[in-house]
RNA sequence: AGAGUUUGAUCAUGGCUCAGGACGAACGCUGGCGGCGUGCUUAACACAUGCAAGUCGUGGGGGGGUAGCAAUACCUCACCGGCGAACGGGUGCGUAACACGUGAGCAACCUACCGAUUUCUGGGGGAUAGCCGGCCCAACGGCCGGGUAAUACCGCAUACGCUCAUCGAGAGGAGUCUCUUGGUGAGGAAACCUCCGGGGGAAAUCGCGGGGCUCGCGGCCUAUCAGCUAGUUGGCGGGGUAAUGGCCCACCAAGGCAAUGACGGGUAGCUGGUCUGAGAGGAUGGCCAGCCACAUUGGGACUGAGAGACGGCCCAGACUCCUACGGGAGGCAGCAGUGGGGAAUCUUGCGCAAUGGUCGAAAGACUGACGCAGCGACGCCGCGUGCGGGAGGAAGCUCUUCGGGGUGUAAACCGCUGUUGCCCGGGACGAAACGACCUUUCGAGGUCAUUGACGGUACCGGGUGAGGAAGCGCCGGCUAACUCUGUGCCAGCAGCCGCGGUAAUACAGAGGGCGCGAGCGUUGUCCGGAAUCACUGGGCGUAAAGGGCGCGUAGGUGGCGGCAUAAGGCCGCGGUGAAAGUUCGGGGCUCAACCCUGAAUCGGCCGCGGCGACUGUGUCGCUUGGGCACUGUAGAGGCAGAUGGAAUUCCGGGUGUAGCGGUGGAAUGCGUAGAGAUCCGGAAGAACACCGGUGGCGAAGGCGGUCUGCUGGGCAGUGGAGUCGCAAGACUCUUUUAGCCGACACUGAGGCGCGACAGCGUGGGGAGCAAACAGGAUUAGAUACCCUGGUAGUCCACGCCGUAAACGAUGGGCACUAGGUGCUUUGGGGAGCGACCCCCGGGGUACCGGCGCUAACGCAUGAAGUGCCCCGCCUGGGGAGUACGGCCGCAAGGCUGAAACUCAAAGGAAUUGACGGGGGCCCGCACAAGCGGUGGAGCAUGUGGUUUAAUUCGACGCAACGCGCAGAACCUUACCUAGGCUUGACAUGCACGGGAAAGCUGCUGGAAACAGUGGCCCCUCUUCGGAGCCCGUGCACAGGUGCUGCAUGGCUGUCGUCAGCUCGUGUCGUGAGAUGUUGGGUUAAGUCCCGCAACGAGCGCAACCCCCGCCCCGUGUUGCUAACAGAGCGCAAGCUGCUGAGGACUCUCGGGGGACUGCCGGUGCCAAACCGGAGGAAGGUGGGGACGACGUCAAGUCAUCAUGGUCCUUACGUCUAGGGCUACACACGUGCUACAAUGGCCAGUACAGAGGGUCGCGAGCCGGCAACGGCAAGCCAAUCCUGGAAAGCUGGUCUCAGUGCGGAUUGGGGGCUGCAACCCGCCCCCAUGAAGCUGGAAUCGCUAGUAAUCGUGGAUCAGCUACGCCACGGUGAAUACGUUCCCGGGCCUUGUACACACCGCCCGUCACGCCAUGGAAGCUCGGAGCGCCCGAAGUCGGUGUCGCAACCGCAAGGGGCAAGCCGCCGAAGGCGAGCCGAGUGACUGGGGCGAAGUCGUAACAAGGUAACC
Repeated sequence: AGAGUUUGAUCAUGGCUCAGGACGAACGCUGGCGGCGUGCUUAACACAUGCAAGUCGUGGGGGGGUAGCAAUACCUCACCGGCGAACGGGUGCGUAACACGUGAGCAACCUACCGAUUUCUGGGGGAUAGCCGGCCCAACGGCCGGGUAAUACCGCAUACGCUCAUCGAGAGGAGUCUCUUGGUGAGGAAACCUCCGGGGGAAAUCGCGGGGCUCGCGGCCUAUCAGCUAGUUGGCGGGGUAAUGGCCCACCAAGGCAAUGACGGGUAGCUGGUCUGAGAGGAUGGCCAGCCACAUUGGGACUGAGAGACGGCCCAGACUCCUACGGGAGGCAGCAGUGGGGAAUCUUGCGCAAUGGUCGAAAGACUGACGCAGCGACGCCGCGUGCGGGAGGAAGCUCUUCGGGGUGUAAACCGCUGUUGCCCGGGACGAAACGACCUUUCGAGGUCAUUGACGGUACCGGGUGAGGAAGCGCCGGCUAACUCUGUGCCAGCAGCCGCGGUAAUACAGAGGGCGCGAGCGUUGUCCGGAAUCACUGGGCGUAAAGGGCGCGUAGGUGGCGGCAUAAGGCCGCGGUGAAAGUUCGGGGCUCAACCCUGAAUCGGCCGCGGCGACUGUGUCGCUUGGGCACUGUAGAGGCAGAUGGAAUUCCGGGUGUAGCGGUGGAAUGCGUAGAGAUCCGGAAGAACACCGGUGGCGAAGGCGGUCUGCUGGGCAGUGGAGUCGCAAGACUCUUUUAGCCGACACUGAGGCGCGACAGCGUGGGGAGCAAACAGGAUUAGAUACCCUGGUAGUCCACGCCGUAAACGAUGGGCACUAGGUGCUUUGGGGAGCGACCCCCGGGGUACCGGCGCUAACGCAUGAAGUGCCCCGCCUGGGGAGUACGGCCGCAAGGCUGAAACUCAAAGGAAUUGACGGGGGCCCGCACAAGCGGUGGAGCAUGUGGUUUAAUUCGACGCAACGCGCAGAACCUUACCUAGGCUUGACAUGCACGGGAAAGCUGCUGGAAACAGUGGCCCCUCUUCGGAGCCCGUGCACAGGUGCUGCAUGGCUGUCGUCAGCUCGUGUCGUGAGAUGUUGGGUUAAGUCCCGCAACGAGCGCAACCCCCGCCCCGUGUUGCUAACAGAGCGCAAGCUGCUGAGGACUCUCGGGGGACUGCCGGUGCCAAACCGGAGGAAGGUGGGGACGACGUCAAGUCAUCAUGGUCCUUACGUCUAGGGCUACACACGUGCUACAAUGGCCAGUACAGAGGGUCGCGAGCCGGCAACGGCAAGCCAAUCCUGGAAAGCUGGUCUCAGUGCGGAUUGGGGGCUGCAACCCGCCCCCAUGAAGCUGGAAUCGCUAGUAAUCGUGGAUCAGCUACGCCACGGUGAAUACGUUCCCGGGCCUUGUACACACCGCCCGUCACGCCAUGGAAGCUCGGAGCGCCCGAAGUCGGUGUCGCAACCGCAAGGGGCAAGCCGCCGAAGGCGAGCCGAGUGACUGGGGCGAAGUCGUAACAAGGUAACC
């Protein structure tokens, strides 16, 4: 410090997620030791039991006990009394508050104990508990009588000071006053104990420490809480308190608080600090420390220095317990502990030894504060589980390409050490005080003695012995660590992205590895990363985000100069900012954690002093901001009134006749009752053609005939001359004006107003148009698009509504920062006859463009640039602009505006593709033009389907289907049935046994294979062992057309013979990428040329190769034969290459030439090229072939072959026989033959090319109607054979008929191949003679030697189901205007929400499942108030006859106290009407989510009606 995740890729936006740290934790697995910490976060739920606050006998009387004869001494204790119990300890309920923090204030206060100072402690009195006696009572407890003490209680005396009243003096400041001091008057004290050392008591003042009250500032959420308030705000007077105060009361006034958030609601103890963070900040407040609040719930007072009191009291409520039913008792949020709740949190321990507290003169007592121990890896820290040596490296496990690799020096083994544990021994620090004694200038010093819970612990020594001590998570990316096996979208994983559908580094196990280590992971929470609420430090044209527009309130901000001030600001000093914590230094536990100590920090607040630049404030000026005035000026600015013509419709009339209208085409509709058309007249309403324009005006919405009236705003100009003056300026003249105010400003939360369309209300109006509606069409449907009608509405008046893609998707203001070109309006100047023209300036508006900015697109003086000021708004998508609440509205609805739940994205700009019922350009038998077919028939063949024991398998749009199959009767053969074999039909190796190697040939069973069992035959080499070879047995292994073409190689198809696909360097761009390759021409072509930030290059194209076409050269046998000679045949003409011969010709084979837009003319800006022509056998790639770029289709093939993995192993291998692949109700593809006369049949007759042939082709002759058979020449083939080519031509016949067309089918008879033609071959003959008379929708091929038509050959092959395939020649057309349309393709461009790319994407209803949520008659619960009723305890007030020791009084009585009673207030309770919140609710509303449901097709390409608000 960042990373992953939206995309095909990119940049930016934006959310989600991760890596870090932390914790009072919990859970899982695991667990050796120690130290220091820490431990109910939930039920402030309920609590058994014990303990947690007592002490003092030097305050008092007394009881009991011990010792003593006693006096007395000692011990002990209920009671009276004193002090304490208000501390300490717990908890976090409540509390949003002066509760807390911080800083001030009290001239408005209190303070026991302690310290200091001064003075005093005199003299009396009456009671009462205990106790004794009696009585009541279950208990708690209580009553009566008697008598008693005090440091208990009460008078009196004294009292400087104190308090009060009053009269002065001085000082000071303050809101009322305060302080100092003097006089007079009134009032108020005390307590004693003692061991004689001392300890107490009273009054007063001061102090320390503690507390009370007040104020400034600071720290939560919510405005879907906007108004709150009656003791409320203030005053006067009282009461009350320690004290101010409405704290309380009476009266008076009507105030007080609030957008700087009152009031209400929710949540919460606050702080020092803690965690995190670079910091700012965020989160948090457990332990420790400070403060607050509370003590079962609520209320109340008493006592006291102090309490509205945790372990006190009273009352009420709930709960628990006891009870004799009459009444009583109780409060763990003290320490332990129990139940309960919960994911979860400890011992009913030891000790007062230390520290601290209370009491005491002290000894000492008490102390669950505290010190220790126990339990829990809960956290932090430390230590250990050993160390060294030890193999090219054991075993096991694991991987393997079977060679080996890993675990791994790891182990074993050898040598050592001794932490810790265990055993033995020693053994602390913490503890020196108080006390006693001595000394003492009393401050203190010295001596002595005592005391340890922890604990026989820490620690030290010795012994033992590697001996007792390692796990957890992870290993797809982020993120460090990889293999095997299992599993097969299953089981499972997952923080995000995502893994798993047969080779999973992602599941599970294993081996190995990585990380941490007595722990490791998981979960939860917080901060961080997140600049993702942005103060530091973000944004708003299109990503979320500018308010529809204006006026303006509060507020914020604010021009130039002078003076003053000092609030802000800056500088210095002082006070405070507790300790702990944190940081640094030092120190102590062996280290560390931990602890001690010193320093720093503590960002803040308060006070004092200084400065005066800046902001503020006050004041005096100024004119540039702003305003006013004046003079001009353009304009659909607004409102009102008047008025005009064109058009439309309607009405009346005329002419006139059959249609009109409407559409893609129609129909509905109108029209013979006279439409439409046309002419005249009239009526009505609405809108204003041309001008008219990225023209104008307005704040926006918006505004359009003309004229008039009223009215708002904008813009421009505000001078010239003269005199005086340094200037500023003053004065005068003149022109249509020529100046005035002096910061008055900008923005603007709320507020107010305006605000298109539609809509609403009332009343008018209504021509045209036109939601709804009706009809007609379209369509699968058509509640649409189109058509015919048509009502609200559109118009007017008045009133509502208040929205919009109210858009420049761009708030307003001011300033600054290159330009260019229009339009509009205005001022000035020049020129001019001029409205023309030129120049300069202001306002507005539009286009282009530089810097700069921007994610890019783009913006660019009219900013989206650079700055300042103010307002509004945003913070992932969906849910949702929804719900609830509130406000507004007549309604429709608007404004404000969530959450649950859900997703890992949603979205922007740009890029490359792909696509479009987008565009441009251009190709192709793509269409068109034309010829012939297919689709109908019969048959053949392939396929689907069905059938079957099996009908083996594969191929499936083009690009599967006469395809793999260029040959299924057996074989083939992979399938089925049945029967056999098991090292196997086949390969290699080893071991053992056997053998005259191999081979030949029988017999039995059998369908064969096979099983069983005979005979014949004796090889080669040798180092004489043996080897080769064969058989048998056994072991390694063979074998598989079993699976996976989605694990693969290779090969192939296809787009496509299409013209494309890329690279290097450079350049441009943040980048994907672009450029090049685009553009202008041209081509069959990215072919070539020109241009160009590109320049080159590669794979493709073309050419190079083969065949054909012309010529030449060479070659001549088996080919050829013109000339010469011969031979044969023939009467002859002549024929036959038959022979010699020839090398002319044809031809064969080999080689070469030829064609290149080379030449001419034209077109082309140049060029490339194109058009025409000449020559030529051939032209503009001459015809054909081979040749197939980067890539696409997970295209095809595991069954050609090869091959990873996987499966079978007496079978999924192998052999054999038979069957099947040939099935058949159907469907499709590809073909053949036809339907006839351009034909069929018969007879005659002519002309090929390319092949093949010895298990072969087979002349010829003979037989047979024929298939074919017999005999047989020649030929291993330019020689012989195949071999007759056929269509054609000539002649004849048939005459339109299911025929003399057509040949299916079937019967019969034959032939051939073959072991074998039953399933299931071909051929021949005779007979039979089916369908079919040109084929619906639809669809195929072909552009020239092509289509069509005719025959020929070959491969495979015994034969053949070949009508297939491949090849060969013969005859030989028609047509192409053209590129609108269909299909495919190329280039450029455009749009895109597509990118498994339009066979894409995607919307809504419905149906189903799950989830959360709104409404709802109600139901249940909770909260806070209000009114009324009742009214406990209790204070206060009144009364106080009854009662009462102290004082007065002889007494009566008085004073005083006081029960009781009454009153105000008053908790709980009751009644009532509402408010707020939560839960639930038949039914209901929408919403979200959910691999393959239904209906349609709305959106994305002009998405097929542009889309959207």
A computed fold for a 1509-nucleotide RNA from an uncultured bacterium, annotated as small-subunit ribosomal RNA. The sequence is in RNAcentral, with records from ENA and SILVA. Its Rfam family is "Bacterial small subunit ribosomal RNA".